[in-house]
RNA sequence: AAGGCAAACCAGCGGAAACGUUGGGACGCAAAGCUAGAGGGGUGUCGGUUCGUCCACGCCAGCCAGCUGCCAAA
Numbered sequence: 001a002a003g004g005c006a007a008a009c010c011a012g013c014g015g016a017a018a019c020g021u022u023g024g025g026a027c028g029c030a031a032a033g034c035u036a037g038a039g040g041g042g043u044g045u046c047g048g049u050u051c052g053u054c055c056a057c058g059c060c061a062g063c064c065a066g067c068u069g070c071c072a073a074a
Stems, first nucleotide, its partner, number of pairs: 004029002009024006027062001033067003039064002041060003
């Protein structure tokens, strides 16, 4: 430089939820690509319940981390 991704929020759908997904939308990101039995960390509406424990063997990588990688002036 040419491009890429897409936070919060809004609407639809799925889910008990965490959250995911589609569309809109851009806070930002040189890995905001992949990985959740390689590791750490975070995460529970409602009900039961003194604490604890249980639906979570679920969810989150744009928390740390591991692996892989594009273009190119100087």

Model confidence (mean pLDDT): 77 of 100. This is a predicted structure of a 74-nucleotide RNA (c-di-GMP-I riboswitch aptamer) from uncultured Bdellovibrio sp. The sequence is in RNAcentral, with records from MGnify. Lineage of the source: Bacteria > Bdellovibrionota > Bdellovibrionia > Bdellovibrionales > Bdellovibrio.